Molecule: transfer RNA
Organism: Candidatus Parcubacteria bacterium
RNA sequence: GGGCGGUUAGCUCAGUAGGUAAGAGCGUGCGUUUCACAUGCGCAAGGUCAGUGGUUCGAAUCCACUACCGCCCA
Numbered sequence: 001g002g003g004c005g006g007u008u009a010g011c012u013c014a015g016u017a018g019g020u021a022a023g024a025g026c027g028u029g030c031g032u033u034u035c036a037c038a039u040g041c042g043c044a045a046g047g048u049c050a051g052u053g054g055u056u057c058g059a060a061u062c063c064a065c066u067a068c069c070g071c072c073c074a
Stems, first nucleotide, its partner, number of pairs: 001073007010026004019057001028044005050066005
């Protein structure tokens, strides 16, 4: 330098034929249970969907470029 894949909550990940309010598990906080802790149960907070631009009535999803990570080729 070229090709491919990945980037979504604090962590690990789902979410492809564009459309209702963006999710799960773990973790965190509160409540409940206990003499207390753990477990269980309930509730809640937490995201500019890597960034910029474009297509569209509408983009996490499609397109271009950029950044970072990984693999392959040279």